[in-house]
Annotation
This is a predicted structure of a 72-nucleotide RNA (transfer RNA) from a Patescibacteria group bacterium. NCBI's taxonomy places the organism under Bacteria, Bacteria candidate phyla. The sequence is in RNAcentral, with records from ENA and MGnify. Model confidence (mean pLDDT): 83 of 100. Rfam family: tRNA. Rfam's curators write: Transfer RNA (tRNA) molecules are approximately 80 nucleotides in length.

RNA sequence: GCUGGCGUAGCUUAAUGGUAAAGCAGUCGUUUCGUAAACGACAGAGUGUGAGUUCGAUUCUCACCGCCAGCU
Numbered sequence: 001g002c003u004g005g006c007g008u009a010g011c012u013u014a015a016u017g018g019u020a021a022a023g024c025a026g027u028c029g030u031u032u033c034g035u036a037a038a039c040g041a042c043a044g045a046g047u048g049u050g051a052g053u054u055c056g057a058u059u060c061u062c063a064c065c066g067c068c069a070g071c072u
Base pairs, nucleotide, nucleotide: 001071002070003069004068005067006066007065010024011023012022013021018055026042027041028040029039030038048064049063050062051061052060
């Protein structure tokens, strides 16, 4: 330099056009002599950045940034 893949909550992953879901972690409560576990509730991200298409974009298109792999 070229090609491909990935980027969503603190972490790991969903959502393939219609206002983003879950597990763990966190907070509160119940339970316990106490801790852990269990159970219930709550809070937390507008999706790497910018533009385009669309009535509507995490999703489709383009550029850029970062990471990974391959080729040279």